[in-house]
The part of an RNA shown here (small-subunit ribosomal RNA, central domain) has 346 nucleotides and comes from an uncultured bacterium.
The full RNA is in RNAcentral, with records from ENA.
Its Rfam family is "Bacterial small subunit ribosomal RNA".
Its mean pLDDT, the model's own confidence on a scale to 100, is 88.
Context: one part of a larger RNA
RNA sequence: CUGGGCGUAAAGGGAGCGCAGGCGGCACGGCAAGUCUGGUGUGAAAGCCCGGGGCCCAACCCCAGGACUGCAUUGGAAACUGCCGGGCUGGAGUGCCGGAGGGGUAAGCGGAAUUCCUGGUGUAGCGGUGAAAUGCGCAGAUAUCAGGAAGAACACCGGUGGCGUAGGCGGCUUACUGGACGGCAACUGACGCUGAGGCUCGAAAGCGUGGGGAGCAAACAGGAUUAGAUACCCUGGUAGUCCACGCAGUAAACGAUGAUAACUCGUUGUCGGCGAUACAGUGUCGGUGACUAAGCGAAAGCGAUAAGUUAUCCACCUGGGGAGUACGUUCGCAAGAAUGAAACUC
Numbered sequence: 001c002u003g004g005g006c007g008u009a010a011a012g013g014g015a016g017c018g019c020a021g022g023c024g025g026c027a028c029g030g031c032a033a034g035u036c037u038g039g040u041g042u043g044a045a046a047g048c049c050c051g052g053g054g055c056c057c058a059a060c061c062c063c064a065g066g067a068c069u070g071c072a073u074u075g076g077a078a079a080c081u082g083c084c085g086g087g088c089u090g091g092a093g094u095g096c097c098g099g100a101g102g103g104g105u106a107a108g109c110g111g112a113a114u115u116c117c118u119g120g121u122g123u124a125g126c127g128g129u130g131a132a133a134u135g136c137g138c139a140g141a142u143a144u145c146a147g148g149a150a151g152a153a154c155a156c157c158g159g160u161g162g163c164g165u166a167g168g169c170g171g172c173u174u175a176c177u178g179g180a181c182g183g184c185a186a187c188u189g190a191c192g193c194u195g196a197g198g199c200u201c202g203a204a205a206g207c208g209u210g211g212g213g214a215g216c217a218a219a220c221a222g223g224a225u226u227a228g229a230u231a232c233c234c235u236g237g238u239a240g241u242c243c244a245c246g247c248a249g250u251a252a253a254c255g256a257u258g259a260u261a262a263c264u265c266g267u268u269g270u271c272g273g274c275g276a277u278a279c280a281g282u283g284u285c286g287g288u289g290a291c292u293a294a295g296c297g298a299a300a301g302c303g304a305u306a307a308g309u310u311a312u313c314c315a316c317c318u319g320g321g322g323a324g325u326a327c328g329u330u331c332g333c334a335a336g337a338a339u340g341a342a343a344c345u346c
Stems, first nucleotide, its partner, number of pairs: 003318003008299001012314001014201004021194003025088002028085004033081002035077008048066002051063004091191001092188003095184004103177007110154001114150008125136002162169002206247006215241002220236004258313006266291010295302002319346003328339004
């Protein structure tokens, strides 16, 4: 390279948007670039293949034919691809009506709990554990009542439930705002799918500047445990966790399953619409679960939310270790990220 693969064996990019590119609905007319077909020219000789012949045979040599799958030129065909033209509505989008939702951003508000402060009551313990000790407490703790302050998170509802492209999103109210879904078929008329590069978003931890700091808590200190205990347990405790702005760009970023479209037996739950009914169930569209037919699969399993049957486009894999390392480059304040080998070895 031709291939074969990618849920768990190596392999789906963390996610979205999207330039180029690749691919692309129904019917009609035209052109003839691809495509198909005929002619002509060329495709040197040798070699190759087939037939025949000459050296005793063979190698070797000679003759004749074929082939040389190609290129150029010219005549024709018009199904398919392409291009041009004017159409269509089923794909895609718009509009109108409607309900659902922790979708996003900002501001305000609320109660429970925790800690601290002040005061009252009250007295010797509290706390913690397997058991203890460190720790706190007669300078009055713990407990309890009243008042105050602060920060963070929102019990119940809560769900196998909802929303979001992913990361993710949960007290209440308001403002602004995105998407999806159902119904109606009024409008546009293929406007589509995918998407190398690119751009944007992206948990936690981390970094910069400035705030904030109740609880929790890396590091750290002490007490235990232990042979030791740089741990597990306990008492403390700083970064951090929170906010604003900026950076970083990773993850078991997982459904370990790329996106889009079509097709393929049923059963059962649930969420949001719509329809027809009549109180028992039922149809349909879109999501979200469970079990299964066919089929697939190495198996376990998957099974209309496919890992089934197909099509298009992208990413990626090619034995283990060395190694996601070294070097180089790009990005970053740094930490580091991205790209990414080889020797050697089994």